[in-house]
Context: one part of a larger RNA
Molecule: small-subunit ribosomal RNA, central domain
Organism: Hibiscus mutabilis
C1' cells in the first nucleotide's frame, strides 16, 4: 500500500455553509465512450509449456509448435453505466394557511439581595473556627429604623421539559430578525447527498484600548495548622470577573459516537401539531407526523453494552488509525501584539 478498523482499546475535524470532485429517483428515445461477443495485425531471440531430435543417461543444446494476456484494427450487442432528446412527481424546493420555544440582536422597565455613604436610636462587643488568631469596635462597631448611590445576577414558576449547527439561550415588555414543526395539496419538476481546498461561527481563560468596579477572587500580605505548610481552614486583598471595539481559536468543545437514505418486535412517559370518536366545554380513548426520554426482541459487540434518535442490515460521501516511549516534541512553514496554536517527522530506545 492492501486490508482491517475508529462509543470505552489507536481512530469522527468544535460546529456549520458551500466550490471542485465523488455518488445520484421513475419512463421512453439517439448514439455507442465504458461493458460483452466474434475476427484480424502485433508484441525480437532467449526464458517458461508442449512435440520430436542430439550428446551412452540427466544438466546441456537443436527444430518445429502453442498458450495466456497487453495494444490497435474491425464488425457486432443495447441489459446496465455515460451521452442525445422528450417527458414524469414520489426526493428537493417554492407559494398558502396555522403553530410552539430561555433561537439571535437592539431599545426600555423592575423588584429581592448584596456592599457603601448619610441619618436616628442604642451602648460593648462583633467577625471568625475543629480550637483561635490576624481583622473590625468607645474617634460608636455588630444590631435595628428610615434615606441615597452604585453594580452584577435574575428566587419561585422549572421540568426526566423548550430553542439553537454547536459553541450557548431564562426577570418583564416592545421592536426587528433566523430556523423548526404542521395541514390541504396549488407550482417547479431531480433542482439531490456528501464535501478537498476555502469562508463562517465558536466555553472559559489570556492579550490591546477605553469605560466600570458592588460581590467573588488568580497573585500577594497576615493569621492558623504543621516536623516544614510556598497548601488545605480563617481575615484582608490586585489582575480579572462586567461594558464597548478587535485579536487569540483551544476544552473531558463529550453521545467520548461524522453526514445522507432505506429497511428490520413492542411496551410504557413527555413536547409541539393533524384527524377521528366523545362531550354544553374542558378532559378521556383511538389514531398519524416532528422532537425527547425509558425498557426491551432480533441482531450485532471482546465484553460492557446499543437497540427505528443502532453501536442492527444496506448504499454513497468525507475525515480519521496502523505497537509503546522519543513527541503532539525537533526543524521548516503558515498564523497572531503576545501567550500560543495549525501542520509535523527522525535518530534512539523497549
Nucleotide at each position: 500500500u492492501u486490508g482491517g478498523g475508529c462509543g470505552u482499546a489507536a481512530a469522527g475535524c468544535a460546529u456549520c455553509u458551500a466550490u471542485a470532485g465523488g455518488u445520484u429517483a421513475c419512463u421512453u428515445u439517439u448514439u455507442a465512450a465504458g461493458u460483452c461477443c466474434g475476427c484480424c495485425g502485433u508484441c525480437a531471440a532467449a526464458u517458461c509449456c508442449c512435440a520430436g531430435g542430439g550428446c551412452u543417461c540427466a544438466a546441456c543444446c537443436c527444430u518445429a509448435g502453442a498458450a495466456a494476456g497487453g495494444c490497435g484494427g474491425u464488425g457486432g450487442a443495447a441489459a446496465c453505466u455515460a451521452c442525445c432528446a422528450a417527458g414524469c412527481u414520489g426526493g428537493a424546493g417554492u407559494a398558502c394557511g396555522g403553530u410552539a420555544a430561555g433561537g439571535g440582536c437592539a431599545g426600555a422597565g423592575g423588584g429581592a439581595a448584596u456592599u457603601u455613604u448619610c441619618g436616628g436610636u442604642g451602648g460593648a462587643g462583633c467577625a471568625g473556627u475543629g480550637a483561635a488568631a490576624u481583622g473590625c469596635g468607645u474617634a460608636g462597631a455588630g444590631a435595628u429604623c428610615g434615606a441615597a448611590a452604585a453594580g452584577a445576577a435574575c428566587a419561585c414558576c422549572a421540568a426526566c421539559g423548550g430553542c439553537g449547527a454547536a459553541a450557548g439561550c431564562a426577570c418583564u415588555c416592545u421592536g426587528c430578525u433566523g430556523g423548526g414543526c404542521u395541514g390541504a395539496c396549488a407550482c417547479u419538476g431531480a433542482c439531490a447527498c456528501u464535501a478537498a481546498g476555502a469562508g463562517a461561527u465558536g466555553a472559559a481563560a489570556g492579550c490591546u484600548a477605553g469605560g466600570g468596579g458592588a460581590g467573588c477572587g488568580a497573585a500577594u500580605g497576615g493569621g492558623a495548622u504543621u516536623a516544614g505548610a510556598u497548601a488545605c481552614c480563617c481575615c484582608a486583598g490586585u489582575a480579572g470577573u462586567c461594558c464597548u471595539a478587535g485579536c487569540c481559536g483551544u476544552a473531558a468543545a463529550g453521545g467520548a459516537u461524522g453526514g445522507a437514505u432505506a429497511c428490520u418486535a413492542g411496551g410504557u412517559g413527555c413536547u409541539g401539531u393533524g384527524c377521528g370518536u366523545a362531550u354544553c366545554g374542558a378532559c378521556c380513548c383511538g389514531u398519524g407526523u416532528a422532537g425527547u426520554g425509558u425498557u426491551g426482541u432480533a441482531g450485532c459487540u471482546a465484553a460492557c453494552g446499543c437497540g427505528u434518535u443502532a453501536a442492527g442490515u444496506a448504499u454513497c460521501c468525507c475525515g480519521c488509525c496502523u505497537g509503546g516511549g522519543g513527541a503532539g516534541u525537533a526543524c521548516g512553514u503558515u498564523c497572531g501584539c503576545a501567550a500560543a496554536a495549525a501542520u509535523a517527522a527522525a535518530a534512539c530506545u523497549c